[in-house]
Order: sequence, then C1' cells, then structure tokens
RNA sequence: GGAGUUGGCCGGACAGUCGCUGCCAGCAGGUCUGGUGGAGGAAAGUCCGGGCUCCGCAGGGCAGGGUGCCAGGUAACGCCUGGGGGGCGCGAGCCUACGGAAAGUGCCACAGAAAACAUACCGCCUAAGCGCUUCGGCGCCGGCAAGGGUGAAAAGGUGCGGUAAGAGCGCACCGCGCGGGUGGUAACACGCCGCGGCACGGUAAACCCCACCCGGAGCAAGACCAAAUAGGGGAGCAUUGGUGUGGCCCGCACUGCUCCCGGGUAGGUCGCUAGAGGUGCGUGGUGACACGCACCCCAGAUGAAUGACUGUCCCCGACAGAACCCGGCUUACAGGCCGACUCCACCU
Repeated sequence: GGAGUUGGCCGGACAGUCGCUGCCAGCAGGUCUGGUGGAGGAAAGUCCGGGCUCCGCAGGGCAGGGUGCCAGGUAACGCCUGGGGGGCGCGAGCCUACGGAAAGUGCCACAGAAAACAUACCGCCUAAGCGCUUCGGCGCCGGCAAGGGUGAAAAGGUGCGGUAAGAGCGCACCGCGCGGGUGGUAACACGCCGCGGCACGGUAAACCCCACCCGGAGCAAGACCAAAUAGGGGAGCAUUGGUGUGGCCCGCACUGCUCCCGGGUAGGUCGCUAGAGGUGCGUGGUGACACGCACCCCAGAUGAAUGACUGUCCCCGACAGAACCCGGCUUACAGGCCGACUCCACCU
C1' cells in the first nucleotide's frame, strides 16, 4: 500500500414563528395561558416464546403438532453463549434440518452385466474331467470377480505370499466392529491396549422408530356505565339426552340446548403504560448473563397526534410511522464512525 474477516455505534442537528397532542397547574366557561413530554433499529413480517384477560377442570389418554450433538443462560423459546462432530476457506473465519439405517417399509433416473444376502458385457485360467489333435494346441465342462468399462456410488485400501487363474484365501499396516484404559461434567478425543477377517452401499428436509415439550381463545381479550328496542315469531332435540373455548374417548360440573326470520344499540369510561424497565459504576463469570449500589420516568392516539415556513450546520438525508406489552428471529437500509484479527507485495 492492497485485498479480506468480524464486533460495536450513528442514521440528520440547532434556533425562531405558526399548527397538532398526552399529563400537570392556573384561570375561567373563551377550544384560553403557562410548564413539561411526544415514533424505530428495524416500529416491517406475524415466524417463535411469554406476561396479562376470559373459559363451571385447565384432570387422564388417543390422534395431532413442535424441537432434535453436549453443557450453560433466560420468565420461556425453534432464541443467545461456550464447547464437540461434519463441511468450506491459504487464513482470520463461515455454515450446520447434527438422535436412529443391526425394528420395518420405500426410493437410488440415465448409463451399466448388475444398485443390496445385488452380477458376468469385455475378459483371466484350462489345474482336474470329457472329446479331438499336425502334439503347437482347440472345443466342451468347470473356476474367478483380482483387471477393464458404466456410474454420484459396484461385495474395504496398499503391499507381500499363495493359486491353474484368482479372492481376507493367509499375513503386515490402515480402515471397520466389539471390549477395556486415560482425559473431559458431557458431547467427544487419544501415534493407548486387547479380540475379531469383518454386519449386505446410500438415503430419515422419505414414511417410520426414539427422547423431550405442548389446554384453548385472544385487547376486535375482558370489566363497568348510560341509552334504546319487540321478554317478538317459527322449527327441531330432550334426562337412555344435552351443554360446557380446536377433534375423539374417559372423568368432572351443570340442567336445558340448537337453528331460521325479524327488531334495537354500535355511545362513554377502564383495560392503556412504572415495566421479566432504562442508564452509570462495582463484583463474579471465557461468555451469554447474574448480583449489588446509585440515578431516571422516556408516546398512549381512537377515522387515528409531531406538520408547514425561515436561517445556519452538514453525513446533502437510505429503509421507513407505535395502536396491550415484552424477549427473540428474519427481511430492508443512502451515507458515516470506532475496534480487533487474517493474507499478499514492497521498504527498513
């Protein structure tokens, strides 16, 4: 100097004038005056997990659904942190839908002889047996899967011996299986020890098996107040029944339930923001985070509040607006700032 990897932060600001709105105070009955607040890092997607509210059980089971290495964190999770295995990268690092193929079933196109207790297309042998022989050998029978070819994948790999030719047929090493030892909480690791010629590939983001987890509905939940109407009309089932917040069964509670037509109301208050809250410091921990102390209050609209103008600065403004709240994940993002680490080239 170049090329990268990874972590964190900002993402318009200040002043003035007018306008909107929550709360507080004053004064009044004028939409007044003053003070103090007023959209995000993703508010988005509605994908997970909860808090909260309601359901006369929310108990048990089946079906169904979710997660899937180990250990921690957390209110909890499919999230986060740290490890392990596998894969990618020279590397810093990144990805991981990561339990089980010896419970069973299914699938592996095309090519290829053959795609799983799986084979003979090209080929190798002619030992033994039969026939012929010009005595070189040829044919039949028989043996082989080591060589070649096909393919993503073909009855472990390399070497030596052996054989008619071969083959774990035997041996050595590697691989694999089983048992033990050492380290680690564990997943797992080990140039560790022993036994065994050794189970016949892959695939479970195929069905399936195994382990663990799961009541339901949702702020349009729900509670209260006021007002109005038609306590209207009809049909069906009925205690051997029916109803009870996904389906089915058992249990439990209750004693009526279901459907159609028609009428009234759609107003107001609460829920509604002080929280698994934020910030700073300290301690413990590799870390996620936990504990302690101190300080702070930071939107609550309801046809939906923050807009317009001027001046200055400047990163010249991207993605984009709360609707009960919180913890995550995923997606979008102009421009800018800070830190750590890796590789390459050159100079000293």